[in-house]
Context: one part of a larger RNA
Molecule: small-subunit ribosomal RNA, 5' domain
Organism: marine sediment metagenome
RNA sequence: UAUGCUUGUCUCAAAGAUUAAGCCAUGCAUGUCUAAGUACAAGCCUCACUAAGGUGAAACCGCGAAUGGCUCAUUAAAUCACACCUAAUGUACAGGACAGUCUCAGUUACUUGGAUAACUGCGGUAAUUCUGGAGCUAAUACAUGCGCACAAGCCCCGACUCACGGAGGGGCGCUUUUAUUAGAUCAAAACCAAACGGCCUCGGCCGUCCACUUGGUGAUUCUGAAUAACUUUGGGCUGAUCGCACGGCUCCACGCCGGCGACGUGUCCCUCCAAGGUGUGCCCUAUCAACUGUCGACUGUGGCAUAGACGCCCACAGUGGUUUUGACGGGUAACGGGGAAUUAGGGUUCGAUUCCGGAGAGGGAGCCUGAGAAACGGCUACCACUUCUACGGAAGGCAGCAGGCACGCAAAUUACCCACUGGCCGCAGGCCGAGGUAGUGACGAAAAAUAACGAUACCGGACUCAUCCGAGGCCCGGUAAUCGGAAUGAGUACACUUUAAAUCCUUUAACGAGGAACGAUUGGAGGGCAAGUCUGGUGCCAGCAGCCGCGGUAAUUCCAGCUCCAAUAGCGUAUAUU
Numbered sequence: 001u002a003u004g005c006u007u008g009u010c011u012c013a014a015a016g017a018u019u020a021a022g023c024c025a026u027g028c029a030u031g032u033c034u035a036a037g038u039a040c041a042a043g044c045c046u047c048a049c050u051a052a053g054g055u056g057a058a059a060c061c062g063c064g065a066a067u068g069g070c071u072c073a074u075u076a077a078a079u080c081a082c083a084c085c086u087a088a089u090g091u092a093c094a095g096g097a098c099a100g101u102c103u104c105a106g107u108u109a110c111u112u113g114g115a116u117a118a119c120u121g122c123g124g125u126a127a128u129u130c131u132g133g134a135g136c137u138a139a140u141a142c143a144u145g146c147g148c149a150c151a152a153g154c155c156c157c158g159a160c161u162c163a164c165g166g167a168g169g170g171g172c173g174c175u176u177u178u179a180u181u182a183g184a185u186c187a188a189a190a191c192c193a194a195a196c197g198g199c200c201u202c203g204g205c206c207g208u209c210c211a212c213u214u215g216g217u218g219a220u221u222c223u224g225a226a227u228a229a230c231u232u233u234g235g236g237c238u239g240a241u242c243g244c245a246c247g248g249c250u251c252c253a254c255g256c257c258g259g260c261g262a263c264g265u266g267u268c269c270c271u272c273c274a275a276g277g278u279g280u281g282c283c284c285u286a287u288c289a290a291c292u293g294u295c296g297a298c299u300g301u302g303g304c305a306u307a308g309a310c311g312c313c314c315a316c317a318g319u320g321g322u323u324u325u326g327a328c329g330g331g332u333a334a335c336g337g338g339g340a341a342u343u344a345g346g347g348u349u350c351g352a353u354u355c356c357g358g359a360g361a362g363g364g365a366g367c368c369u370g371a372g373a374a375a376c377g378g379c380u381a382c383c384a385c386u387u388c389u390a391c392g393g394a395a396g397g398c399a400g401c402a403g404g405c406a407c408g409c410a411a412a413u414u415a416c417c418c419a420c421u422g423g424c425c426g427c428a429g430g431c432c433g434a435g436g437u438a439g440u441g442a443c444g445a446a447a448a449a450u451a452a453c454g455a456u457a458c459c460g461g462a463c464u465c466a467u468c469c470g471a472g473g474c475c476c477g478g479u480a481a482u483c484g485g486a487a488u489g490a491g492u493a494c495a496c497u498u499u500a501a502a503u504c505c506u507u508u509a510a511c512g513a514g515g516a517a518c519g520a521u522u523g524g525a526g527g528g529c530a531a532g533u534c535u536g537g538u539g540c541c542a543g544c545a546g547c548c549g550c551g552g553u554a555a556u557u558c559c560a561g562c563u564c565c566a567a568u569a570g571c572g573u574a575u576a577u578u
Stems, first nucleotide, its partner, number of pairs: 001574005009447001011445002015440001016407001022405003026402003031063002037060002043055003061426001070360003080281007089274002095269005108240001112143002119135002122132003153172005160165001173237002177229005195208005215222001239263001241262004246258004250253001283331003290322003297319007335357003339350004362383002365380003385396004413438001415437003421434001422432004453484003456480006463472003491511002493508001495507001521567005526548002532562001534561004543550002
């Protein structure tokens, strides 16, 4: 693990892994709206006799759908575990910062352009979550595109000029790409030159000489800075968006200035991760000894590609690389680990299974979107299977939850709910077969009823008395077709509680125990091994017996009755394993 017999209570609780990663009818499992993207529903409410307002189906737009859940087919230095690395990389949302420079010479900057859905109406097809033609109308969809700040500073060129200088002209935001530059450093003194001060015999002597170098690492071609250019027409950013409150200023205007949020854009950091790398470690097998390699095998140089490193791929070179310390190949009823069982110690066996990591969605392959997928409750082919068909075509993927078939020794309800724990979204809300709750459930585990007490009778034991027989009770035990009242739940059940609503449990009125119940079983009784030399039947038959053995007419072993033994709401059997 399966199965046989049995089963009263109560609490937990595994559960179509093994065989077929076999096939699936049906239903559900991923959606989502705030004051704050878009409302003109010929929707509703309110209304004043047409404006508006509130609510709001549908639809556009945004985000999510790469999480979760399931399964273990593949996979043997692969996955995985432990320890590290990325100075070789990407990272949506959330969090923290920063973002006045528009590259243009013309203009709308109090706000630009053209569509499209929902909607209306006309249709096509046997048919689908198929769609066509026509008519409208939105944006934080798709496009286009100024102004304010605004004036300085720095750099370059430079007519002219003896020189000092300098008319004039050009460039300079962040981001991208390329190249270049600085990026220093132990201390003090001395020496040389210039400048300044003092002394001064004009030869000199003495004194001063201030000051600047971004940050970090063990380490960088790091970060940051500077210079020259570049910056993709399939255009990088520098807000033509939305809500709520309204306030201030004067020059009182058709003016100017302004708050708190929402959403969004680019860069950097953090976070959450991802991707890759390094060291060590894996079961059986030699009836596997050589393997790899111009069809990349090992290395180098330069490229392509990549988020990035890399023979990942390409070109050109070299000839390498692994191996009895078992390479390469084969097997595995092999996903790896945390772990489980057993065990004095050492070990042995198991680990499909709730946590972590991996892989996969009938089999292979390819791809779109996106921060993230080589996604399958996305798409496209092929193969296999399959459904509908009016035969022209169309549709599909339960190793999600239920459920069905098949397979088998072998495994549950087409239930209820988002109340809990969490997740997603535009979110005080909605959704979630994630998850929770019931149902099935002797997988397994914990607790624990099936009676307790007294009297009487009988038997017995110590004790006291007793020479023996025996006697006694404020001693005790056992047995009883005897007697007695007490206790209680199993069950039935008002009610509360429980709960999203219920159920169960826990509480709890009222019923509810005398042997004929409310009645415990499963295996055994020769030995191992606890317990019968009892009775009847059978007669080497029927059968039992793990093993030894029993059975041929007195069976301690078979079939039964009685009695007894063991474990007990459980016990037997088979198998695997220690």